[in-house]
Context: one part of a larger RNA
RNA sequence: ACCGGCGAGUUAUGGUAUCGUGCAAGGUUAAGCAGAAAAUGUGGAGCCGAAGCGAAAGCGAGUCUUAAUAGGGCGACAAGUACGAUGCUAUAGACCCGAAACCAAGCGAUCUAUUCAUGGGCAGGUUGAAAGUUGGGUGAAACCAACUGGAGGACCGAACACACGUAUGAUGCAAUAUGCGGUGAUGACCUGUGAAUAGCGGAGAAAUUCCAGUCGAGCUUGGAAAUAGCUGGUUCUCCCCGAAAUAGGUUUAGGCCUAGCCUUCUAUUUAGCUUCUUGGAGGUAGAGCACUGAAUAUGGAAGGGCCGCACAUAGCGGUACUAACUGUAAUCAAACUCCGAAUGCCAAGAAAGUAUAUAGAGGAGUCAGUGUAUGGGUGAUAACGUCCAUACGCAAAAGGAAAUGAAUCCAGAUCGUCAGUUAAGGUCCCAAAAUUUAUGCUAAGUGGAAAACGAUGUGGGGAUGCCCGGACAGCUAGGAGGUUGGCUCAGAAGCAGCCACCCUUUAAAGAGUGCGUAAUAGCUCACUAGUCGAGCGUCCCUGCGCGGAAUAUGUACCGGGGCUAAGCAUAAUACCGAAGCUGCGGAUAUUACUUUUGUAAUAUGGUAGGGGAGCGUUCUAAGGACGCUGAAGGUAGAUCGUGAGGACUACUGGAGUGCUUAGAAGUGAGAAUGCCGGU
Numbered sequence: 001a002c003c004g005g006c007g008a009g010u011u012a013u014g015g016u017a018u019c020g021u022g023c024a025a026g027g028u029u030a031a032g033c034a035g036a037a038a039a040u041g042u043g044g045a046g047c048c049g050a051a052g053c054g055a056a057a058g059c060g061a062g063u064c065u066u067a068a069u070a071g072g073g074c075g076a077c078a079a080g081u082a083c084g085a086u087g088c089u090a091u092a093g094a095c096c097c098g099a100a101a102c103c104a105a106g107c108g109a110u111c112u113a114u115u116c117a118u119g120g121g122c123a124g125g126u127u128g129a130a131a132g133u134u135g136g137g138u139g140a141a142a143c144c145a146a147c148u149g150g151a152g153g154a155c156c157g158a159a160c161a162c163a164c165g166u167a168u169g170a171u172g173c174a175a176u177a178u179g180c181g182g183u184g185a186u187g188a189c190c191u192g193u194g195a196a197u198a199g200c201g202g203a204g205a206a207a208u209u210c211c212a213g214u215c216g217a218g219c220u221u222g223g224a225a226a227u228a229g230c231u232g233g234u235u236c237u238c239c240c241c242g243a244a245a246u247a248g249g250u251u252u253a254g255g256c257c258u259a260g261c262c263u264u265c266u267a268u269u270u271a272g273c274u275u276c277u278u279g280g281a282g283g284u285a286g287a288g289c290a291c292u293g294a295a296u297a298u299g300g301a302a303g304g305g306c307c308g309c310a311c312a313u314a315g316c317g318g319u320a321c322u323a324a325c326u327g328u329a330a331u332c333a334a335a336c337u338c339c340g341a342a343u344g345c346c347a348a349g350a351a352a353g354u355a356u357a358u359a360g361a362g363g364a365g366u367c368a369g370u371g372u373a374u375g376g377g378u379g380a381u382a383a384c385g386u387c388c389a390u391a392c393g394c395a396a397a398a399g400g401a402a403a404u405g406a407a408u409c410c411a412g413a414u415c416g417u418c419a420g421u422u423a424a425g426g427u428c429c430c431a432a433a434a435u436u437u438a439u440g441c442u443a444a445g446u447g448g449a450a451a452a453c454g455a456u457g458u459g460g461g462g463a464u465g466c467c468c469g470g471a472c473a474g475c476u477a478g479g480a481g482g483u484u485g486g487c488u489c490a491g492a493a494g495c496a497g498c499c500a501c502c503c504u505u506u507a508a509a510g511a512g513u514g515c516g517u518a519a520u521a522g523c524u525c526a527c528u529a530g531u532c533g534a535g536c537g538u539c540c541c542u543g544c545g546c547g548g549a550a551u552a553u554g555u556a557c558c559g560g561g562g563c564u565a566a567g568c569a570u571a572a573u574a575c576c577g578a579a580g581c582u583g584c585g586g587a588u589a590u591u592a593c594u595u596u597u598g599u600a601a602u603a604u605g606g607u608a609g610g611g612g613a614g615c616g617u618u619c620u621a622a623g624g625a626c627g628c629u630g631a632a633g634g635u636a637g638a639u640c641g642u643g644a645g646g647a648c649u650a651c652u653g654g655a656g657u658g659c660u661u662a663g664a665a666g667u668g669a670g671a672a673u674g675c676c677g678g679u
Stems, first nucleotide, its partner, number of pairs: 001679006011092013026048003032042003052059002062074004095233002098230001102223006113197009122187001124156003127152001131148006160184003164181005199215001201211003208217001236614006246259005260366002262363007271356001272354004276349005286339001287337002292333003296329005303322002305319005369394010399410003414586004419582003425576003428561003434573001436572006447563001453547002457544010474531005480504003485499003510525001514523002587604007615668001617665007625657002633652005639646002
């Protein structure tokens, strides 16, 4: 991992609702006794109901409060009860499995920690302390030398003890080992045996370290099915309806309670919803500046500042300072409003359409939501961000499109069908359908990713200027004189800078457009003539393109091939295309007709969840059957049923087993890191 088996809402006693049965103003027995253990009989104690109100005395369809006959509270004006079944609930382990823990009583120091008692062990080598002896030395000592001596948590190094490095090992030789090195090795040394200390504890050269492969509190058994607002799992079928992820509260936030939303039954019986008309409330969008504030320019301007005069507390004048207020012009606001919609909301009315609505009772689930569009807050007018509101989808929705995709677009799957027709989206090939028609655009593979900004890309439109009296571009020629204008300056001569910018000759020529010189010079332009011979400039709007444009496995930003249309725009006609719609044939439910029976219309996606109807398994009772002329079980098959499932036939098998009607449950497995077995 697979296969097989086992594996989870049960039982008891109360409550409550619904259904069934009996009796009914009543209903019913419990224990006990008899009986056969059952049925049944007996048993009326008790319980529920038929009357309530008040603390009570008490009164009573009333009663209590009260001075009250007022008012008010609770009642009266609905039939119960016993048993059974089902749903839910309370108390119990209460659908099943699962803690870490807590407590009690015991068992453990054969491991290990420390201690006690009694034993044992430490090859060999080295160093050479104290002390001593002898000699020297001294007044005597100190001191010196040699020898003797044999100290040490001394040195080197086996046994022994340890465990610092490294390699191997890692389903190992081994749940801590092996190899090569390493440390201590007469000591706080190592070790045998026996003993002591026990879990709210012991021991600890102290590490939360050890106390039998277990230690922030050992192990075993018990309390015990501890508790688990948590995770996982929870077994057959079909049919009907079908949510929520919100509000309030919560030692509450991943849990609950009540309400909301779902379902079943009952009652009311049009009360609901949509459209229309009429009438309302309101201060949003927008707009505005009349208020409250903000804010710009400018004019007027009291007051203030500064300066001057001055008889100096007064007064006068000035001011490129400031400025309340005010005029004009132009603005801004969620917490501004002189104004003010559309929607939405409330009510009434009539008609039409639709099929809800409300109340009570039983049962729930939901309280992590999510995307898109729109109106907003927050954030950065960031986020697949976050928080509200309205709508739709997903959740709980399959099918087609977007190559691929919960939330986008189309469209809501009752079943069958090798029929038709459409939606979104498509029609060259992959790949169903146009290599369709018409007119344009694009040359960038733009299409098939992106901005500010940049650009004689190209199409369309508009405005304006010049032009056969010759434009634009090119070429030829001229481009002069006063004058080197004045100033400045070392110089300043068109061309560093400042001021001015005239006049003349002319076809035309600036007191000079740029380059250039130290300054001149020189080149060039404006401007003019000639040549040439037809369009040439500038600006604005707009379509489609260009640049801006660099990334990590491999082209890789059309799904691919490939495309100059098979791209883009506008128009047109065909066709394809879904579980949509239609045709044909079935099923189920509801309603309406008809009621012999059918016909018609409508409906039948679905998680949590509610409701209904069934299938199968084991056993029991009754009835009626089958079986060695072959039961159950097994294997196979083209059979029946909407399904769970049920037959039949053949072979196998070798002794029990269906069916009908009821009843009772150890009643259905694929999941629980499920349990046991097998392979």
The part of an RNA shown here (large-subunit ribosomal RNA, domain II) has 679 nucleotides and comes from an uncultured Bacilli bacterium. It was read from a public genome assembly.